[in-house]
Context: one part of a larger RNA
């Protein structure tokens, strides 16, 4: 001067507490771990590795295995020497890749040649081979914590100190006062983006108060842009105003006004630096290292294997529920190899059809919980659906290894979960649908939207993490 301490002193966080929903037991999904195997590529291991890299493994992808195959190579630039093609179409062999064989065939020219292009040689490609502890990038963690520093000038032989301490405050080294400091940088704040209010502009493909026409209804029509909504350009919120409290301060408390009140929700943004923290399989790179193979193509297998343990999830064990039947209300999105209405077929996934729509126009679309009605009446049940038999749809070359769904039949375990642990502080848990990327097809994952919509926080002893101060040390 760190760092540490079952010293101390202040302060904070869903850290406890105080609630409310959950894992943990079931089944099933999906990763991990181990075991297995010809192969079960590879990475990632407290928090901060395990629905992670994977925004989607039947083939491809695919790095892994078997097995056939290739050697200037699937890919790039350059020389030299030969040719006329390349490519297509048919045949044979073959699991394909690929071997043969046979038809058919080039532009441009100053006539030396070029350009394509195949073949020999050759320099050389190639490597998801190793090293993340050579390495850049990027990213994770403390931590969106509230800290990290520097110039001068002072003090101390010196390391260093001072500023940054200290007295209030504040989400914040936030301000304010004092002070051997005076200042400044990075971080904080604000400057951006979105959401609540209001006003102007503009009115289509959005809207519909008046006035006219039409319907069995309906902005369906002429008409208007008032009012919703779009989307732009501006108003507003600053402790400004009042009162108390504090030191005539920084702020604190409660009040009016407002749509919003004291950082108004939310997001973006991550200071010096930690962890030799990941990542050499995005990329880019330096060393090694392979070169008829560690490379590169094809076909088939595997990444889906399953005595097991574990991590996230999803369904559920019912009556605040389950089933049938009527009825109501969103937001955000996506659509041209696309989204696919009306109608028809089919119990039903789906099919034929194809209107309209490069989209405030058509179209996915059905919003589900809710409300009404009616049946079940406590039971392994009209609860639960996992298993499995049979049938089919659908995508695609092709569902056996190994797709997703549907109709019948079957109906498992399971009656609220032990030590323990997790989330959450308001439009938030909780709970319920829609959507989007990835994608030929495959979502309980993940990213976004919105409906209904709580309980509780006395508090700061204690658990975990953190931040200043200050002690004490056998540690650097």
């Nucleotide at each position: 001067u760190g760092a540490c301490g079952g010293g101390g002193g202040c302060c904070c966080g869903c850290a406890c507490a105080a609630g409310c929903g959950g894992u943990g037991g079931a089944g099933c999904a999906u990763g991990u771990g181990g075991u297995u195997c010809a192969a079960u590529u590879c990475g990632a291991c407290g928090c901060a590795a395990c629905g992670c890299g994977a925004a989607g493994a039947a083939c491809c992808u695919u790095a892994c295995c078997c097995a056939g195959a290739c050697u200037u190579g699937a890919c790039a630039u350059g020389c030299a020497c030969a040719g006329g093609a390349c490519g297509g179409g048919u045949g044979u062999g073959g699991a394909a890749a690929c071997a043969c064989a046979u038809c058919u065939u080039u532009c441009c020219u100053u006539c030396g040649g070029g350009a394509c292009c195949u073949g020999u040689g050759c320099a050389c490609a190639g490597g998801u081979g190793c090293u993340g502890c050579a390495u850049g990038g990027c990213u994770g963690u403390c931590g969106u914590c509230a800290g990290c520093u520097c110039g001068u000038g002072u003090c101390g032989u010196g390391a260093g100190a001072u500023g940054u301490u200290g007295g209030g405050u504040u989400a914040a080294g936030u301000c304010c006062c004092g002070c051997a400091a005076c200042g400044a940088g990075c971080g904080c704040a604000a400057c951006c983006c979105u959401c609540g209010u209001c006003u102007u502009u503009a009115g289509u493909u959005g809207c519909u108060a008046a006035c006219g026409a039409g319907u069995g209804a309906u902005g369906u029509c002429g008409a208007g842009c008032a009012c919703u909504c779009u989307a732009a350009a501006g108003a507003g919120a600053c402790u400004g105003c009042c009162g108390g409290c504090g030191g005539u301060a920084a702020g604190c408390c409660g009040g009016a006004g407002g749509a919003a009140g004291g950082u108004g929700g939310g997001g973006a943004u991550g200071a010096c630096g930690u962890c030799a923290a990941g990542u050499c399989c995005u990329c880019a790179u330096g060393g090694c290292c392979c070169u008829u193979a560690c490379g590169u193509c094809u076909g088939g297998g595997g990444c889906u294997a399953c005595a097991c343990a574990c991590g996230u999830g999803c369904u559920a064990c019912a009556a605040u529920g389950g089933a049938c039947g009527a009825u109501a209300c969103a937001a955000a999105g996506g659509g041209c190899u696309g989204c696919g209405a009306u109608a028809c077929c089919g119990c039903g996934a789906g099919g034929u059809g194809g209107a309209g729509c490069c989209a405030a126009u058509c179209c996915c679309a059905a919003a589900a919980a809710g409300u009404c009605g009616u049946c079940c009446u406590c039971a392994g049940u009209u609860c639960g659906g996992a298993u499995u038999g049979c049938a089919g749809u659908c995508u695609g070359c092709a569902a056996c290894u190994c797709g997703a769904c549907u109709u019948c039949g079957u109906g498992a375990a399971g009656u609220c979960g032990g030590a323990g642990u997790c989330g959450c502080u308001a439009g938030u848990a909780a709970u319920c649908c829609c959507g989007g990327a990835u994608c030929a097809g495959c979502a309980c994952g993940c990213c976004g939207g919105g409906g209904u919509g709580a309980a509780u926080a006395c508090g700061u002893u204690c658990c975990c993490g953190g931040g200043c101060c200050u002690u004490g040390c056998a540690c650097a």
Molecule: small-subunit ribosomal RNA, 3' major domain
Organism: uncultured bacterium